Description: Predicted 3D model of a 144-nucleotide RNA (FMN riboswitch aptamer (RFN element)) from Acidipropionibacterium acidipropionici.
RNA sequence: CACGUGCUCCGGGGUCGGUGAAAAUCCGAACCGGCGGUGACAGUCCGCGAACCGUCUUCUCAGGGGAACAAUCCCCGGCAGGGGCGGCCGAACCGGUGGAAAUCCGGUACCGACGGUGAAAGUCCGGAUGGGAGGCAGCACGGG
Numbered sequence: 001c002a003c004g005u006g007c008u009c010c011g012g013g014g015u016c017g018g019u020g021a022a023a024a025u026c027c028g029a030a031c032c033g034g035c036g037g038u039g040a041c042a043g044u045c046c047g048c049g050a051a052c053c054g055u056c057u058u059c060u061c062a063g064g065g066g067a068a069c070a071a072u073c074c075c076c077g078g079c080a081g082g083g084g085c086g087g088c089c090g091a092a093c094c095g096g097u098g099g100a101a102a103u104c105c106g107g108u109a110c111c112g113a114c115g116g117u118g119a120a121a122g123u124c125c126g127g128a129u130g131g132g133a134g135g136c137a138g139c140a141c142g143g144g
Base pairs, nucleotide, nucleotide: 001144003142004141005140006139007138008137009135010134015029016028017027018026030123031122032112033111034048035047036046037045043110044109052087053086054085055084056083057082059081060080061078063076064075065074066073067072092108093107094106095105096104114126115125116124
């Protein structure tokens, strides 16, 4: 110092005005951009993550049964949770610079799960004090 295992920590941003009985949801204007990669910095390139759906598993566990009872063990089983796999999963062009940019600079566009709501939501509330791709993060052990 590379590597492996375990644990810990960290790990998503954004609104005003108008109309109206009612809208941070409509209209107008504004604002926001997770993680890894990429000849050079990415919401729109290549992948990944969350929600949802399917399926497998039987790790946890509700339930049922057996060994006379208990402990314990075994069998059945799949409501729920976990894990694996799969499905679903939005959007960019033009010009410039350069050795190299669909990433930078200039211009003009575009996109944004589900449930809720006095009225339709990227920005409000909720699942979520959750999960999470991951991190040149920290600690311990192993190890060449």
The prediction has a mean pLDDT of 80.